[in-house]
Molecule: transfer RNA
Organism: Exiguobacterium sp. TNDT2
RNA sequence: GGCGCCAUAGCCAAGUGGUAAGGCAGAGGACUGCAACUCCUCUAUCGUCGGUUCGAUUCCGACUGGCGCCU
Numbered sequence: 001g002g003c004g005c006c007a008u009a010g011c012c013a014a015g016u017g018g019u020a021a022g023g024c025a026g027a028g029g030a031c032u033g034c035a036a037c038u039c040c041u042c043u044a045u046c047g048u049c050g051g052u053u054c055g056a057u058u059c060c061g062a063c064u065g066g067c068g069c070c071u
Base pairs, nucleotide, nucleotide: 001070002069003068004067005066006065007064010024011023012022018054026042027041028040029039030038047063048062049061050060051059
């Protein structure tokens, strides 16, 4: 220098055009004599900026960061 893959909550992670599952951790509550276990509730403008579309986490482009391959 060229090419490819990835970026979603504090952490892990699903989602392949119609307003984002689940687990762990955390906070509040129920239960308990106090705890533990268990149960309920809460937490995301999906890396950034644009484009396409009635509608974008999803498709396209650029950029940023990480990983890999070729030289």